[in-house]
Context: one part of a larger RNA
This record gives sequence, structure tokens and C1' cells, in this order.
RNA sequence: UCAUGGCUAAGGAACUCGGCAAAUUGGAUCCGUAACUUCGGGAGAAGGAUCCCCCGAUGGCAACAUCGGGGCGCAGUGAAAAGGCCCAAGCGACUGUUUACCAAAAACACAUGUCUCUGCUAACUCGUAAGAGGAUGUAUAGGGACUGACACCUGCCCGGUGCCGGAAGGUUAAGGAAGGCUGUUAUCCCGACUUUGUCGGGAGAAGCGACUGACUGAAGCCCCGGUAAACGGCGGCCGUAACUAUAACGGUCCUAAGGUAGCGAAAUUCCUUGUCGGGUAAGUUCCGACCUGCACGAAUGGUGUAACGACUUGGGCACUGUCUCGGCCAUGAGCUCG
Repeated sequence: UCAUGGCUAAGGAACUCGGCAAAUUGGAUCCGUAACUUCGGGAGAAGGAUCCCCCGAUGGCAACAUCGGGGCGCAGUGAAAAGGCCCAAGCGACUGUUUACCAAAAACACAUGUCUCUGCUAACUCGUAAGAGGAUGUAUAGGGACUGACACCUGCCCGGUGCCGGAAGGUUAAGGAAGGCUGUUAUCCCGACUUUGUCGGGAGAAGCGACUGACUGAAGCCCCGGUAAACGGCGGCCGUAACUAUAACGGUCCUAAGGUAGCGAAAUUCCUUGUCGGGUAAGUUCCGACCUGCACGAAUGGUGUAACGACUUGGGCACUGUCUCGGCCAUGAGCUCG
């Protein structure tokens, strides 16, 4: 010097991003216990008293309880063991789960709610298939999606995208197909010649092919309708009241419809340390309001909410070597010096 442990006058968070770390509390019996609340809780709330030994009395079968008197010490749960507490707010209802080895959380899950698919050889998943799971289940079941206890609620928009339904019309594939055109040529015609024939040119039925083809031809798309706890979306400008200010009111443009209830400088507010109030001697944080919501808002759920939380934020009491500001001791280690 470092590590671990112990003590420390006076002060007591002045430390620090932050009481990080440490300290306080701690057991048992009795008393006592608030707001709030889902009436279960909150609650070991908080806060207080007592605890050893001896003698006596009373009650009791007894353990023991109550009362009175006395004893010793700094100290009677004398050691060890053994909750710090309170107020306010955010988030998540809760117990649970998670980044094995930097994150335990407000993330995931959850019971609950809703939508949707599925009638059983179910939907769906795995597999080329056989087959298996679903399920030895059967719509109070199973799959998928979103939400996330509970309370009060969940507004408007179907124009776009998706999904569901519809089938009149438009469009539309392979295939089918009247016809057209074309290749081939039995046969016929013409010409030449080496004339029962050969060669060249032309026309050309049927059949078989090639190309083309009116018309026919499903779903889909177009089209018509429904659907937002489907993906999503939820305006602008101008004027107006007998101070001013503001605008219940009016005009106008645009839209599928123009944000309802509730909440709001918020885990969301840029300007911003907004403004006012509270708390402090002093408060960019915190709490209560206001509303000018850059850019909240209703199951990508909205607003509340008792209980719960090694969660996050602000404050207080207690307590302390965190600090003012250091010091001392024990044990161990390396180094330095002797």
C1' cells in the first nucleotide's frame, strides 16, 4: 500500500448520478394500529411496554397467571440467531418466465375479453408418401390472431388494402370448333422426245398433314354489396358578442369520415427549467393544477384501481466513517526498507 474484519470525539447524507456501501431494525408476550379497500386485506401497519434472580400472598390438580417486597450489573431475548419504517407518484393487476456467461424489467406469460376458422377422414401442423400429431378429443371442443385481473367504458369512417358474400354484364386459358388458306396427289390437260413409254409444265377429288379461325369456354380480375376487438384513417381558412380578450354563432373549401368519452408539458411536450400552486433557505427532478396535445385517445385498447414488485421516480423519520477528515486495531498478501 492492498484485501477482509472491528472501533471511532463532534456533526449526521454536508458524500454521491443515486444513501452505492455500511449502519439502524431484529426474538417472545402484552397493549395498540390510519388512509384506502375488490371487505379478503392494508397489518408484524405505525407506535409503545415487558423479559434475569430470591421471598411472600391469592387463584389453579398442575404448567402457570396476577399482586406485593427484595437482590445484582453498564447491560436480564445480556451469547448466537433474528424485519428498518413511513408518505406520494409511474409502470405492470397478481404467483410465475427471460437474454446459461454485462440487461430480471415497465419485456414474456397469465386468468379474462373479442374476432375468426373448423361438422370430424375437422380445421391446422409434420411428412414425397404411407402415416403421425390434433384426439382415443367432437363447437362448453380444437386451431389462428389481438387484448391482458377487476371497475366504468370502448365513439365516427368501408374511399384505399384485406377478408366474406353475389352472380346479371365486361374481360379471360388450355380444350372444342363452322369456315378459310396451304402441302401432298389418284386422275385429267398441254408440250417435247428415243412413242404400249419417258421427261417437263399446268389443273386437281377424297384422305392425311401444316397454318389460321367466327363461335364456345371456369376460376380470377372489373363490377355489386357487407365487414374496423380486419390492415388502417379520424381536416383547413375567414368572420362574429356594447372595454379588451375570447367565440356559444355564421360563411367557405376539402374529405371515406373529420378525434366522441376520458386523459393531457405525460415512459408521449420540440419551444421548455411552459405558467400557477405545494414541498426546500435555495428544487432543470417530484407532486397538484392549467391546456397553447410540435406529435394522447379508446382491445396496436382509454381512464381508474385495493393487493402485489430484489421494478422506476420524488420526499421524510431512524441510522450510520458515504462525507467534514481523518485516526486506530486485528488477520492475510505482494512490494519497499532494515

A computed fold for a 338-nucleotide part of an RNA from a soil metagenome, annotated as large-subunit ribosomal RNA, domain IV. The full RNA is in RNAcentral, with records from MGnify.